[in-house]
RNA sequence: AGGUGACAAGGGCAAACUAUCCGUGAGGGUAGGGCGCAAAGCCAAGAGACCCUGAGGAAAUUAGUAUUUCAGGGUUGGUCUGGUUACCGAA
Numbered sequence: 001a002g003g004u005g006a007c008a009a010g011g012g013c014a015a016a017c018u019a020u021c022c023g024u025g026a027g028g029g030u031a032g033g034g035c036g037c038a039a040a041g042c043c044a045a046g047a048g049a050c051c052c053u054g055a056g057g058a059a060a061u062u063a064g065u066a067u068u069u070c071a072g073g074g075u076u077g078g079u080c081u082g083g084u085u086a087c088c089g090a091a
Stems, first nucleotide, its partner, number of pairs: 005088001012037002017032006035078001041084003045081003048076009060065001
C1' cells in the first nucleotide's frame, strides 16, 4: 500500500412507529424511537421499484376510474451494481 472483517476499544448511522412541518404525489426536513448496518459515509452513472404530467390505441364501465404504450419531469438509494473517501484490529 492492497485485500479482508475474527476478537476488542472508542465512537458513528438509524428501520418500523409517533408528533409536527413541507410536497398534487412517490417522498422529504426536524424531534422522539431503535430494527438493523463495517461504509446504512458521499455521488446518483447503469439496472430496479415507485410518483406526477401530457398524448395515443384497444376493451370494460352510466360515469368516475383501472390496465396498457410512448414522451417529459421527479422520488428512492436501508433493492443491486459502479465511482470515490475513511476509523480500528488479527489470521
This is a predicted structure of a 91-nucleotide RNA (c-di-GMP-I riboswitch aptamer) from a Nitrospirota bacterium.
Of the family's consensus pairs, 95% are formed in the model.